[in-house]
Overview: Predicted 3D model of a 241-nucleotide part of an RNA (large-subunit ribosomal RNA, domain VI) from a Candidatus Methanomethylicia archaeon.

Context: one part of a larger RNA
RNA sequence: UGCUGCUGACUGAGGGGAGCGCCCCCAUAGUACGAGAGGAACAGGGGACGGGUGCCUCUAGUAUACCGGUUGUAAAAAGCAUUGCCGGGCAGCCACGCACCAAAUCAUAAGACCUGAAAGCAUCUAAGGUCGAAGGAUUACCCAAAACUAGUCAGCUGUGAGAGCCCAUAGCAGAUGGGUUUGAUAGGUUAGUGGUGUAAGCAGAGAGCCAACGCGAUCUGCGAGCCAGCUAAUACUAAAU
Numbered sequence: 001u002g003c004u005g006c007u008g009a010c011u012g013a014g015g016g017g018a019g020c021g022c023c024c025c026c027a028u029a030g031u032a033c034g035a036g037a038g039g040a041a042c043a044g045g046g047g048a049c050g051g052g053u054g055c056c057u058c059u060a061g062u063a064u065a066c067c068g069g070u071u072g073u074a075a076a077a078a079g080c081a082u083u084g085c086c087g088g089g090c091a092g093c094c095a096c097g098c099a100c101c102a103a104a105u106c107a108u109a110a111g112a113c114c115u116g117a118a119a120g121c122a123u124c125u126a127a128g129g130u131c132g133a134a135g136g137a138u139u140a141c142c143c144a145a146a147a148c149u150a151g152u153c154a155g156c157u158g159u160g161a162g163a164g165c166c167c168a169u170a171g172c173a174g175a176u177g178g179g180u181u182u183g184a185u186a187g188g189u190u191a192g193u194g195g196u197g198u199a200a201g202c203a204g205a206g207a208g209c210c211a212a213c214g215c216g217a218u219c220u221g222c223g224a225g226c227c228a229g230c231u232a233a234u235a236c237u238a239a240a241u
Base pairs, nucleotide, nucleotide: 005156006155007154008153009152010151014143015142016141020050021049023047024046025045026044033038051101052100053099054098055097059095061093062092066088067087068086069085070084071081072080073079103139104138105137106136111131112130113129114128163241164180165179166178167177168176185238186237187236188234189233190232191231192230193228194227195226196225201222202221203220204219205218208215209214
């Protein structure tokens, strides 16, 4: 742009993909078969491996704006020294972790058959019928009305659309999705939960130093502190329009 008022919800013609592959074990069974030696299979059950898709409860890794310890740099704080080094670590991301990729039906191919004439027999075929594949179709998933035969249903006649502003499961544009005071959308605050591991301060001990007052690495006890991409509450801030 077309279809054609706008919006929302559908149908599904058609299309897409790995609705995956392979192996082993149990059992069938020491059975069928075979003189013996040897030695299967269908139905049933279980497991691994490879591949694919998704996820983060567990396990593991990472976690350079989290917490702690500590060295040097002339007190403290901060900075710098590979994140200075070291010990941990939520969310997120992720594999070495977890889940799933079940099962079946239908029509067939080659082929195997039944019934059966032409041809009193025979014959799978001529009429008719039964089976038969990792292949085809369908049930599952995804896209899909631009399917030009351009579909259907519902609501509405400021129905709506777009912009502005605050945002994220989405993303640095755009798109998508949410919110916009009749508000928990984002931030803040508070509480919870979680990470680290007991802050500052006080008390005691302390090698020693000092005329005296006092100073003193470190240790012990009481005491937490700091932080958060999570959860909840709360209009304090920003969502004018």
Taxonomically the source falls in Methanosuratincolia (Archaea, Thermoproteati, Thermoproteota). The full RNA is in RNAcentral, with records from ENA.